Molecule: transfer RNA
Organism: Ipomoea nil
RNA sequence: GACUCCAUAGCCCAAUAGAUAAGGUGUUGGUCUACGAAACCAGGGAUUCUGGGUUCGAUCCCCAGUGGAGUCG
Numbered sequence: 001g002a003c004u005c006c007a008u009a010g011c012c013c014a015a016u017a018g019a020u021a022a023g024g025u026g027u028u029g030g031u032c033u034a035c036g037a038a039a040c041c042a043g044g045g046a047u048u049c050u051g052g053g054u055u056c057g058a059u060c061c062c063c064a065g066u067g068g069a070g071u072c073g
Base pairs, nucleotide, nucleotide: 001072002071003070004069005068006067007066010025011024012023027043028042029041030040031039049065050064051063052062053061
């Protein structure tokens, strides 16, 4: 320098023929317990890396950039 892949909640990770984001863990409250742990119940938390574009509508398609991983030279 070229190419490929990745970026979604505190952490991990789904949703790819475009229709308003699922789950696990953690967290908060409760039940239970002598107190905890475990278990169970309930709740909150992500405008999806940034900026543009296409579209009635974008996590998803296009362009550029940033960061990370890899391959080639």